[in-house]
């Protein structure tokens, strides 16, 4: 350089173009002399950036970046 695959909550990941979710951490109540462990609740998000198509975009199209394989 080239071709493929990825960038979503703090981590690891999903999500037919139609209210963006899980588990794991955190945080708070429960329980215990106390931790820890276990219940239970509520929080946490500009979907990497910028444009286009759409009634409607994480999701489809196009530029960019930035991380992974593979070729050269």
């Nucleotide at each position: 350089g080239c071709u493929g695959g990825g960038g979503u909550a703090g981590c690891u990941c999903a999500a037919c173009g139609g209210u963006a979710g899980a588990g794991c951490a955190a945080u708070g109540a429960c329980u215990u002399c106390g931790u820890a462990a276990g219940u239970c609740a509520g929080a946490g998000g500009u979907u990497c950036c910028g444009g286009g198509u759409u009634c409607a975009a994480a999701u489809c199209c196009c530029g960019g970046u930035c991380c992974c394989a593979g070729c050269u």

Record summary: Transfer RNA from bacterium CG1_02_42_9, 72 nucleotides, folded computationally. It matches the Rfam family "tRNA". Rfam's curators write: Transfer RNA (tRNA) molecules are approximately 80 nucleotides in length. The RNAcentral record of the sequence draws on ENA.